[in-house]
RNA sequence: AGAGUUUGAUCCUGGCUCAGGAUGAACGCUGGCGGCGUGGAUAAGGCAUGCAAGUCGUGCGCCCCUUCGGGGGAGCGGCAAACGGGUUAGUAACACGUAGAUACAUGCCAUUGAGACAGGGAUAACCUAGAGAAAUCUAGGCUAAUACCUGAUAGUCCCGCAAGGGUAAAGUGAUUCUUUUGAAUCAGCUCAAUGAUUGGUCUGCGGCCUAUCAGCUUGUUGGUUAGGUAACGGCUAACCAAGGCAAUGACGGGUAGGGGGUGUGAGAGUAUGACCCCCAACAUUGGGACUGAGACACUGCCCAAACUUCUACGGAAGGCUGCAGUCGAGAAUAUUGGUCAAUGGGCGAAAGCCUGAACCAGCGACGCCGCGUGCUUGAAGAAGCCCUUCGGGGUGUAAAAAGCUUUUCUGGAGGAAGAACCUUCGGGUGACAAAUCCAGGAAUAAGGGGGUCCUAACUCUGUGCCAGCAGGAGCGGUAAUACAGAGCCCCCGAGCGUUAUCCGGAUUUAUUGGGCGUAAAGGGUCCGUAGGCGUCCCGCCAGGUUUUCUGUUAAAUCUCCAGCGCUUAACGUUGGAACUGCAGAAAAAACCGGUGGGAUAGAGGGCGUUAGAGGCUGAUAGAACGGUCGGUGUAGGGGUGAAAUCCGUUGAUAUCGACCGGAAUACCAAAAGCGAAGGCAUUCAGCUGGGGCGACCCUGACGCUGAGGGACGAAAGCGUAGGGAGAGAACAGGAUUAGAUACCCUGGUAUUCUACGCUGUAAACGAUGGACACUAGCUAUUCGAAGUGUCGACCCUUCGGGUGGCGAAGCUAACGCGUUAAGUGUCCCGCCUGGGAAGUACGGCGGCAACGCUAAAACUCAAAGGAAUAGACGGGGAUCUACACAAGCGGUGGACCAUGUGGCUCAAUUCGAUAACAAGCGAGGAACCUUACCAGGGUUUGACAGGCUAAUGAAACCCCAAGGAAAUUUGGGACUACCCACAAGGACAUUAGCUCAGGUGCUGCACGGUCGUCGUCAGCAUGUAUCUUGAGACGCACCCUUAAAUGGGGUAACAUGCGCAACCCUUACUCUGUGUUUUAUAUGUCACAGAGAACUGCCUGGGACAACCAGGAGGAAGGCGGGGAUGGCGCCAGAUCAGCGUGGCCCUUUGAUACCCUGGGCUGCACACGUGGUACAAUGGGACUGACAAUGCGUUGCGAAAGCGCAAGCUGGAGCUAAUCGCAUCAAACGGUCUCUCAGUUCGGAUUGAGGUCUGCAACCCGACCUCAUGAAGCUGGAAUCGCUAGUAAUCGCACAUCAGCCACGGUGCGAUGAAUACGUUCCUAGAUCUUGUACUCACCGCCCGUCACAUUAGGGAAGCCGGCAGUAGCCGAAAACCCACUUUAAGUGGAGAUAAGCUAAGGUCGGUGACAAGAAUGAAGUCGUAACAAGGUAACC
Repeated sequence: AGAGUUUGAUCCUGGCUCAGGAUGAACGCUGGCGGCGUGGAUAAGGCAUGCAAGUCGUGCGCCCCUUCGGGGGAGCGGCAAACGGGUUAGUAACACGUAGAUACAUGCCAUUGAGACAGGGAUAACCUAGAGAAAUCUAGGCUAAUACCUGAUAGUCCCGCAAGGGUAAAGUGAUUCUUUUGAAUCAGCUCAAUGAUUGGUCUGCGGCCUAUCAGCUUGUUGGUUAGGUAACGGCUAACCAAGGCAAUGACGGGUAGGGGGUGUGAGAGUAUGACCCCCAACAUUGGGACUGAGACACUGCCCAAACUUCUACGGAAGGCUGCAGUCGAGAAUAUUGGUCAAUGGGCGAAAGCCUGAACCAGCGACGCCGCGUGCUUGAAGAAGCCCUUCGGGGUGUAAAAAGCUUUUCUGGAGGAAGAACCUUCGGGUGACAAAUCCAGGAAUAAGGGGGUCCUAACUCUGUGCCAGCAGGAGCGGUAAUACAGAGCCCCCGAGCGUUAUCCGGAUUUAUUGGGCGUAAAGGGUCCGUAGGCGUCCCGCCAGGUUUUCUGUUAAAUCUCCAGCGCUUAACGUUGGAACUGCAGAAAAAACCGGUGGGAUAGAGGGCGUUAGAGGCUGAUAGAACGGUCGGUGUAGGGGUGAAAUCCGUUGAUAUCGACCGGAAUACCAAAAGCGAAGGCAUUCAGCUGGGGCGACCCUGACGCUGAGGGACGAAAGCGUAGGGAGAGAACAGGAUUAGAUACCCUGGUAUUCUACGCUGUAAACGAUGGACACUAGCUAUUCGAAGUGUCGACCCUUCGGGUGGCGAAGCUAACGCGUUAAGUGUCCCGCCUGGGAAGUACGGCGGCAACGCUAAAACUCAAAGGAAUAGACGGGGAUCUACACAAGCGGUGGACCAUGUGGCUCAAUUCGAUAACAAGCGAGGAACCUUACCAGGGUUUGACAGGCUAAUGAAACCCCAAGGAAAUUUGGGACUACCCACAAGGACAUUAGCUCAGGUGCUGCACGGUCGUCGUCAGCAUGUAUCUUGAGACGCACCCUUAAAUGGGGUAACAUGCGCAACCCUUACUCUGUGUUUUAUAUGUCACAGAGAACUGCCUGGGACAACCAGGAGGAAGGCGGGGAUGGCGCCAGAUCAGCGUGGCCCUUUGAUACCCUGGGCUGCACACGUGGUACAAUGGGACUGACAAUGCGUUGCGAAAGCGCAAGCUGGAGCUAAUCGCAUCAAACGGUCUCUCAGUUCGGAUUGAGGUCUGCAACCCGACCUCAUGAAGCUGGAAUCGCUAGUAAUCGCACAUCAGCCACGGUGCGAUGAAUACGUUCCUAGAUCUUGUACUCACCGCCCGUCACAUUAGGGAAGCCGGCAGUAGCCGAAAACCCACUUUAAGUGGAGAUAAGCUAAGGUCGGUGACAAGAAUGAAGUCGUAACAAGGUAACC
């Protein structure tokens, strides 16, 4: 100090989330020690038990015991019990803090002065009697005091001007001395004064939320008199006056003890108020007084209420928010411990007693701090586990092992400081508990969380949108670094994580330190009150301000400085600084403020002049429209994309004339003018507001803004009364449509108009509040003035006001703004703080209503949003191209057949390919084989590869026989080898065994390679430079041109690469060379090799003189001559794991997904589709006859002549390894002659029957061909659709690959004959470039809205029901105090008013609950439509 998250990417706005620190914490897992701290935050709920306040015999009497020293008991009396300790309920207040004030009190303490004289009557204890269950009480009697009372005395004391009057006490206790009286000392008593301490009271200032609380108040505000108090005071009472408080927030509601401080933060702040200290308040709830120096009293009293306990039912007792402890509620908070040794408190003369204050101990990792769980050596590194590319790597010096040490632990020994004190002078006092020493033995001691990114740390296995994770983003659908386990690693460590809360990050409430054109945000506009702010000069004041000083700011804490004590630290402690505050004193006078005086630059007024749809009222004009009447006139009119409803023969529409009516004002007219805004338009008149300009005069800061408030305020709407032509919600009808409650059409009410009144809102917009000042210009227009000039008007120059355009600087996230600021500054107001819920609910105010103003929350999401960028898309635009359309020719779709696919069927009909880009495709050739499928029969180191071991050496191969469907099994036969003298060895083969083989099994969504497609379309990129905050742009936009990003021009671009073109092959022409074949030879044809030729080279015209285009000449060929090969970056998770290769997964020892074999299937047939073939005939069929090709192929072959067969073919075997021989007469369409004559035919040939030929182990399923016979559908094909622009389409045949043969009508090539048409680019399709809009980016097959249905959730309403709180009115009314009366003069009795509690009544306010109804939000695949985003198909929106 930042980071993640909105997007395809970017910048901005903006929220959400994280990393840090903290806690009186809790929970999970784990847990060795010590020190110092800390621990009932919830039920101020209830409490068993014990303890927490007593002490004094040196105040007094009595009783008991006694060692005779003394001790004990209850009582009277004194002091204390108002402290200490607890808690935070109440309290928004002089409660607290701070600074001041004084109308007051103050026991004990200190100092000073004075005094203490004389008397008196009681009472408890005790005794007697009695009542009661108890608690306790009553009556009678005795007695004492430092208890109580009376009198005297009286000063500086009190009252009073004075005179004068008034008020006290205990001479008591102890000790010593003294014979006594008495004296001394100590401790007390009374009065007064002073001090100290403590307290009471008053005041300024300070510190919570809420205006959806706006008015509150009757002892209220003040006065007089009286009472009361320690004391001032409405504190209380009577009387008088009518005040007092409040927008600087009264009153009400909610919440809350306050402060020192604490956490966090750079600070400003913000949150908080445990422990410790100060203050306050409270003590079961409410009220009250008594005693006392002090209380309205936590462990005192009285009363009332609730609760608990006891009871003999008549009555009593109690108060842990003291320390422990218990129950309850709760996520949750400790021992019914020790000691008064220390510190402190009470009493006492003292010893001493009391002290749950305190000091200690116990429990809890609750926090902070410290220590330890060993240390050294120890392998190129054991085992185990994990990973692996199988080589190795990791855990890892880690372990083991060896040596060492002993903090800690266990056992033993040891023993302080804390002690200041008391004392009988001998001595006595430590609850708690350290240091230190010895022995033993590595011995007793490590976990938690995490490892996708933020965020340090990665692999394997399992799982397969399941199980699960998650703070956010997000992981998981078969290769998960994100789930679970393991290994390893990272972080912290006796802890680690989670949850909750606070601060921070968050400049995300912005004083420091934000914004408001489009992201949230300028009030619709103006006037104006309070308030805020405000020109120049002089004097004075000193409130603000500044400086210095003084006091205070308790201690503790924090920070800093210098130290000290515990082994260190935490912790404790000494001294100093500091503590930003408040108050006081002195000074200054610039600024703000106040006051007095002056000024004129702001502001205003006067004078002159001027423009204008500024406003109101009245009148007025023409056109259009509708209506009424009349004329002419006849069948239509109207309306639409097309129609219809509608009007019209009762005469429309059209046209002419007259009249009536209402509303709006064409042209002028404009970026124009006026107005505060809304808004304002025929013309004229009247009344009236504001503005501009010019020069002088006057006033003298009179100004700016403006919370509340007031006025104005489009359209629609409301009320009353008019008016109503046209337009026109609603409504009706006609169309459109799947529907059409719409868009279109025909009608049409309210409304629109007028007057008066209300409403008070708009995308009321410049989405831009008002005022003032400053900061380049250019240009247009409007109003006014001046100057030069002129007869005058223009023009020109200058100044001022307004309205526009473009732009410097600057600003802005960008777009853009830019003297009319969104620039630079000042002042004032309004408004904003994520999206939705919602401008909604509730409450209040306004309104006749409609509705308006004010204005939330629960809940829900991680975004919502702005600007710009690149794409994609548009029923947006521009330009261009293509057999894309058009113009033509021929087809498909109908028939039959062939073939492929789907579907169906089947034991199997193996698999793949599925819009374009599958379907005569993989397959360029399924009878067996192929073959992957099915059935059956078999084999298991295997049909196939490599290696090792052992055995056999001849075995294997081959032949025969038997079994079998075959695979194969068994038997027999025959035959053979290298180096070698043999052995050994090698090679080879078989058998057995071990490593291993095998898989057309899955995943083309794990891949390589290859291919299709857009598309042979002209695009796609890079470097440098430049522009932009950036994504990106530019280059590659534009003009001309091209088949072309082809070329030229121009240009913040200049170059380059992949594509285009060219280079390559072929073809057309010529030449040269060569010459196998052919032939008798040569030429030529021809073949091969090479060369030439075409380049807009030449001419004319056009064009920017360019590129290039049009035409022409020459030429075999002319403008890329024709054809081919060649396919940029990429798109479709396109196709292929079955051509091949390949990761991962799966199957394989006995019923394999491997391998072998036989047979079957891939050819199966109600049907649908694709691609083809043949036809439907006369441009034809048949017969005869006659011509003319090219490419290819051939030794496992082509196969001649000759012969046979009707033919397929057979016999035959010449020749040929091919320009030589053969296929092959080389062909058919074609030409000629004849016939057929429009018909299901002499068209057509399917289907079927019979007989043959050939290939092959084998033609049944399931081959081709030949001959004879048979002779189906079909007479040119619906909607729709395909190909082709020239040697092309169409028609015709020939050859080849595969191949034993062939289902080939397919495919690939070859030649023969050989057209028609193109005006053109509006439309359909596809593509390219530019531009525009976008809410799309999975990219329009996109996105997305609303109702309905279902589920869940929260909030509001609601007849009511229930409860809390604060009051009002009335009733009743305890104790106590005051008052009154009475009398047994007392702690008496009775009474009055007021009060607490209680009761009654009507309301207020807050909350809970509630049938039901309405809306809201959320929820992978529901229904209906298509509203919005493109011109979203009716522009959208208010």